[in-house]
The part of an RNA shown here (small-subunit ribosomal RNA, central domain) has 350 nucleotides and comes from Theonella swinhoei.
RNAcentral holds the full RNA, with entries from SILVA.
Model confidence (mean pLDDT): 89 of 100.
Context: one part of a larger RNA
RNA sequence: CUGGGCGUAAAGGGCGUGUAGGCGGCCGUAUAAGUCAGACGUGAAAUCGCUUGGCUCAACCAAGCAACUGCGUUUGAUACUAUACAGCUUGAGUGUGGAAGAGGAAAGCGGAAUGUACGGUGUAGCGGUGGAAUGUGUAGAUAUCGUAUAGAACAUCUGUGGCGAAGGCGGCUUUCUGGUCCAAUACUGACGCUGAUACGCGAAAGCUAGGGUAGCAAAGAGGAUUAGAUACCCUUGUAGUCCUAGCCGUAAACGAUGGGUACUAAGUGUAGGGGGUAUUGAUUCCCUCUGUGCUGCAGCUAACGCAUUAAGUACCCCGCCUGGGGAUGACGACCGCAAGGUUAAAACUC
Numbered sequence: 001c002u003g004g005g006c007g008u009a010a011a012g013g014g015c016g017u018g019u020a021g022g023c024g025g026c027c028g029u030a031u032a033a034g035u036c037a038g039a040c041g042u043g044a045a046a047u048c049g050c051u052u053g054g055c056u057c058a059a060c061c062a063a064g065c066a067a068c069u070g071c072g073u074u075u076g077a078u079a080c081u082a083u084a085c086a087g088c089u090u091g092a093g094u095g096u097g098g099a100a101g102a103g104g105a106a107a108g109c110g111g112a113a114u115g116u117a118c119g120g121u122g123u124a125g126c127g128g129u130g131g132a133a134u135g136u137g138u139a140g141a142u143a144u145c146g147u148a149u150a151g152a153a154c155a156u157c158u159g160u161g162g163c164g165a166a167g168g169c170g171g172c173u174u175u176c177u178g179g180u181c182c183a184a185u186a187c188u189g190a191c192g193c194u195g196a197u198a199c200g201c202g203a204a205a206g207c208u209a210g211g212g213u214a215g216c217a218a219a220g221a222g223g224a225u226u227a228g229a230u231a232c233c234c235u236u237g238u239a240g241u242c243c244u245a246g247c248c249g250u251a252a253a254c255g256a257u258g259g260g261u262a263c264u265a266a267g268u269g270u271a272g273g274g275g276g277u278a279u280u281g282a283u284u285c286c287c288u289c290u291g292u293g294c295u296g297c298a299g300c301u302a303a304c305g306c307a308u309u310a311a312g313u314a315c316c317c318c319g320c321c322u323g324g325g326g327a328u329g330a331c332g333a334c335c336g337c338a339a340g341g342u343u344a345a346a347a348c349u350c
Base pairs, nucleotide, nucleotide: 003322004321005320006319007304008303012318014201015200016199017198021194022193023192025088026087028085029084030083031082033081034080035077036076037075038074039073040072041071042070049065050064051063052062053061054060091191092188093187094186095185096183097182098181099180103177104176105175106174107173108172109171110154114150115149116148117147118146119145120144121143125136126135162169163168206247207246208245209244210243211242215241216240220236221235222234223233258317259316260315261314262313263312266295267294268293269292270291271290272289273288274287275286276285278283299306300305323350324349325348332343333342334341335340
């Protein structure tokens, strides 16, 4: 390489948009490039194979045949692939009418809690722990009431509920905006699937500049604990956490499960639609589409388990793996302000 694989053994790219490429629905006509058949030419000899023969046999040698699975020319075939043309509607999309939603962006508003400031009441403690101490308080704290102010987060509702490609998204209102689902039909007529490179998005932490800073809190300081305690516990506390603009580009970025299409027992929840039935109505029951859970047969699996949301049965396209360590990687390249990231060996060793 081939082969075999990728939920947990090595292995699915963090996620999308999409270029090249690969693959691609039904019907007809033409062409005959691929494909298939015949003929001719060529495919050196030797070798290999088969049948004979020659050295006393064998190795070896000689002759004949076969083979050389290929290439070229030519004559045909037209099922499939391809190309061109003409059509179709089931794939895909557009329109119409509805529906749900923490999907995204901006602006405004709200109450609870917390801290602080001022004022009232009030007096000796408060706080904290396993127990303490550091800390705080007679310069009047803690507690409690009133007023004001600041920042951050949105209790209950809240749900194996919803939305989003993923990261993720949760107070209320408004504006702008993306996607999805359902129903009936009208239209376009294969416009599709995947997707190397590329481009975009991408938690937290971190970085740059400017704001902001209530609470929390790496680092730091102190008190304890301990043999020690650079910790766990306590009192404090700065970056940070928040906002604006930009960078970083990584996570157990997980369903540890790439995307698409088709098919394959049942049972039971739940969310959003639609239809029917009974009913005065609320509502009940039945059917159906879409999403999301649980149980479970066949089948699969090393087992665990998966099982119409497949890890089943098939096809198409991409990514990735190839013994452990070396390797959280050298060198180089690209990216980055830096931190670092991406790509990615070898010696050696078991």